The prediction has a mean pLDDT of 82. The RNA shown here (transfer RNA) has 77 nucleotides and comes from an Actinomycetes bacterium.
[in-house]
RNA sequence: GCUGGUGUGGCGCAAUCCGGUAGCGCAACCGACUUGUAAUCGGUAGGUUCCCAGUUCGAAUCUGGGCACCAGCUCCA
Numbered sequence: 001g002c003u004g005g006u007g008u009g010g011c012g013c014a015a016u017c018c019g020g021u022a023g024c025g026c027a028a029c030c031g032a033c034u035u036g037u038a039a040u041c042g043g044u045a046g047g048u049u050c051c052c053a054g055u056u057c058g059a060a061u062c063u064g065g066g067c068a069c070c071a072g073c074u075c076c077a
Base pairs, nucleotide, nucleotide: 001073002072003071004070005069006068007067010026011025012024013023020057028044029043030042031041032040050066051065052064053063054062
């Protein structure tokens, strides 16, 4: 340099194909239960969906460009 994949709460991942309320689990916090803790149960909070632009009534999703990471290939030394 080329090709492919990935990027979404603190962490691990869905939703993308086929545009229509951003969600699940764990963690955190509050409460219940318990003599107490753990476990269990109920609830609460937490999002620039990597960035910019475009299309659209409407974009995590489609299009263009860029960035980061991973893998493969190639060239030079």

NCBI's taxonomy places the organism under Bacteria, Bacillati, Actinomycetota, Actinomycetes.
It matches the Rfam family "tRNA". Rfam classes the family as a transfer RNA.
It was read from a public genome assembly.